The RNA shown here (SAM riboswitch aptamer (S box leader)) has 88 nucleotides. Model confidence (mean pLDDT): 82 of 100.
[in-house]
This record gives sequence, structure tokens and C1' cells, in this order.
RNA sequence: AUCUUAUCAAGAGUGACGGAGGGACAGGCCCUAUGAUGUCACGGCAACCUGCCGACAGGGUAAGGUGCCAAGUCCAUGGAGAUGAGAA
Repeated sequence: AUCUUAUCAAGAGUGACGGAGGGACAGGCCCUAUGAUGUCACGGCAACCUGCCGACAGGGUAAGGUGCCAAGUCCAUGGAGAUGAGAA
């Protein structure tokens, strides 16, 4: 990178570094020198997979593997995208 499948109206931020763009995509609307995007540290949310508990339930937990922490996937468009699990 390809295919299958589930989910995408909830939830969760501080600090350091750094210095101009960013929110995937033409448009809209926003965020941003009161410091964005990004990287790192710590913290948190969630519960897809594993583990553990269990009254075996469409349950609980949050140790491990991912993911996520502006706005309904920001809105609209959908033969689109994101994330998890699986397959060759």
C1' cells in the first nucleotide's frame, strides 16, 4: 500500500522547545504572535484488541497493545477520510 468489517453528535490539557501557518480535499466557516501546526514531558479520555474479575450480562476493571484530548469527521459534498480488529 490492498481487501473485509465495526465505529465516527459523548468524553478528555498543562508545561517546555520552537516561530507561521493550521483545521486531509475545490467552497464555507473557524483557530492562530494572548504563539497556532509540530516535537517532547507529564496528565487525562475512551474501551477496539489482550489480560484480569465476574452473578457469565449487551457486565466490570484499566495492567498491556493501539487510538484520541478546538469546533458534530467543524459544515457541505462522499466511488472521500480517520481509527480499531482481521485477512492475503